Context: one part of a larger RNA
RNA sequence: UUGGGCGUAAAGAGCUCGUAGGCGGUCUGUCGCGUCCCGUCGUGAAAAGCCCACGGCCUUAAACCCGUGGGGUCUGCGGGUGGGAUACGGGCAGACUAGAGGCAGGGUAGGGGAGAAUGGAAUUGCCCGGUGUAGCGGUGAAAUGCGCAGAUAUCGGGAGGAACACCGGUGGCGAAGGCGGUUCUCUGGGCCUGUACUGACGCUGAGGAGCGAAAGCGUGGGGAGCGAACAGGAUUAGAUACCCUGGUAGUCCACGCCGUAAACGUUGGGCGCUAGGUGUGGGGUUCUUCCACGGAUUCCGCGCCGUAGCUAACGCAUUAAGCGCCCCGCCUGGGGAGUACGGCCGCAAGGCUAAAACUC
Numbered sequence: 001u002u003g004g005g006c007g008u009a010a011a012g013a014g015c016u017c018g019u020a021g022g023c024g025g026u027c028u029g030u031c032g033c034g035u036c037c038c039g040u041c042g043u044g045a046a047a048a049g050c051c052c053a054c055g056g057c058c059u060u061a062a063a064c065c066c067g068u069g070g071g072g073u074c075u076g077c078g079g080g081u082g083g084g085a086u087a088c089g090g091g092c093a094g095a096c097u098a099g100a101g102g103c104a105g106g107g108u109a110g111g112g113g114a115g116a117a118u119g120g121a122a123u124u125g126c127c128c129g130g131u132g133u134a135g136c137g138g139u140g141a142a143a144u145g146c147g148c149a150g151a152u153a154u155c156g157g158g159a160g161g162a163a164c165a166c167c168g169g170u171g172g173c174g175a176a177g178g179c180g181g182u183u184c185u186c187u188g189g190g191c192c193u194g195u196a197c198u199g200a201c202g203c204u205g206a207g208g209a210g211c212g213a214a215a216g217c218g219u220g221g222g223g224a225g226c227g228a229a230c231a232g233g234a235u236u237a238g239a240u241a242c243c244c245u246g247g248u249a250g251u252c253c254a255c256g257c258c259g260u261a262a263a264c265g266u267u268g269g270g271c272g273c274u275a276g277g278u279g280u281g282g283g284g285u286u287c288u289u290c291c292a293c294g295g296a297u298u299c300c301g302c303g304c305c306g307u308a309g310c311u312a313a314c315g316c317a318u319u320a321a322g323c324g325c326c327c328c329g330c331c332u333g334g335g336g337a338g339u340a341c342g343g344c345c346g347c348a349a350g351g352c353u354a355a356a357a358c359u360c
Base pairs, nucleotide, nucleotide: 003332004331005330006329007314008313012328014211015210016209017208021204022203023202025096026095027094028093029092030091031090033089034088035085036084037083038082039081040080041079042077043076049073050071051070052069053068054067055066056065099201100198101197102195103194105193106192107191108190112187113186114185115184116183117182118181119164126158127157128156129155130154131153135146136145172179173178216257217256218255219254220253221252225251226250230246231245232244233243268327269326270325271324272323273322276305277304278303279302280301281300282299283298284297285296286295287294309316310315333360334359335358342353343352344351345350
C1' cells in the first nucleotide's frame, strides 16, 4: 500500500534478445468504441428537512408549534434506451518523411568473437655434456630442505609447459562477463560521409530464450611455474595462521555441466530539452602555402573541471544524480533469514523462488 522512494540510508534484475501487454510521429477522410451533452426508465433504505391538504392548539383570524395523509427534491451511481457533438484517445481507409530501417554506396578505427599456424626473451624446474669445489638455500634471526653419489655458480645442447616485457595510455573494442606477441582463414558490431529506397516498420518488455569472471563438477589429455588441502621447520602462552622448505587437487587444452560475484558507475532501458572550459581516441568540412604542423567548425566516443538546477550531506552536473514523458525491475524497521518448508533446476556442490513463530 490510490503514498513515498531505489549513487552511498531498505531498494536497478549480471547482460542481451524477444512473446503477451503498456506506450507511441505528421496530414486527410470516415466510424462514433472510449469521452462529453440532453431526454427517458431504473436505482438512489427509512426518517428528518422542504412544499401542499386536513385536523388540533389559541380570545376572532393568520402565522408559529403538534399530529395525519400526499407529493416532489436528495446535484450521485451504474445499467438500459432514444437523440446529439467529434477536439482528444481508439477502429478503418488513404497519404507523408523529421523517428526507425535500408543501400544497388564510399571511407574508416579497434586487445570484438572463433579456428589454425608460428616467434623470441625469460623464467623456473627437468635431462645430457664441459669448467669447478664445499657449501647452497632461506630468514627479523634460524631451522626443516638440497649438496662429496659433486650441489650452488658458470658455459653449451636438449625436452616441455604456461604467459606474452617494451609499445601501453588518464587509450581502444565489446551488451555484459570480458578482450593484449605475430601471421593467416572465417565472422559480429560501431563510427563518419553520401543517398536513389521502405514508409511509423518504433520504445519498453511480465513470462520465455540465449550469453555469462573465478571457484567447483564429469570424461579424456596435459602439467614448467604457481599453489588450496596436506607434511615438515620456525614464531608463540598456544599458532589448526602470518614467515620458511616441500607439495596434491587446481591453474592449461577438448567436450559437457554449474549460473554465482563488491557480475560496481553499488547509478535499468529509450527519447527530447537545459551555460561553458579543457584534455584525449575515431571520422567529415573548411582556412592557412601543397605537405608537416596549426586554426576554425561539425558528428561519434572516453576523461577532468565547472554554471543553473538537484541533493540529508557527500557530491552529480549535455556520459545528470538537472527538467519532462514512456515501459520494466525492485524497496517498505533490525535480528530470525536469503534461512525452514514446498516447488522447479543440478551428477554433486548447490542455485532460483521464499515465509513464520519468537525477539529488540